The RNA shown here (transfer RNA) has 73 nucleotides and comes from Clydaea vesicula. RNAcentral holds the sequence, with entries from ENA. Its Rfam family is "tRNA". Rfam classes the family as a transfer RNA. Model confidence (mean pLDDT): 80 of 100. Lineage of the source: Eukaryota > Opisthokonta > Chytridiomycota > Lobulomycetaceae > Clydaea.

[in-house]
RNA sequence: GCCGUAUUGGCGCAAUGGUUAGCGCAUUGGUUUUCGGCGCCAAAGGUUGCAUGUUCAAGUCCUGCAUACGGUU
Numbered sequence: 001g002c003c004g005u006a007u008u009g010g011c012g013c014a015a016u017g018g019u020u021a022g023c024g025c026a027u028u029g030g031u032u033u034u035c036g037g038c039g040c041c042a043a044a045g046g047u048u049g050c051a052u053g054u055u056c057a058a059g060u061c062c063u064g065c066a067u068a069c070g071g072u073u
Base pairs, nucleotide, nucleotide: 001072002071003070004069005068006067007066010025011024012023013022018056027043028042029041030040031039049065050064051063053061
């Protein structure tokens, strides 16, 4: 240089182009407990890496860029 994969709450992941982007862990509050932990209930937390295009509609498809990893000369 070229090719490929990945990028989504604090962390790990999911989501067939179509309902308000969900799940687990963590965090916070409540409940329980003498206290704590476990369990149970609830809440907060995302403009889906950046930009652009296609579409009635994009996390998803096109193009470019960035970062990480891998392959290749």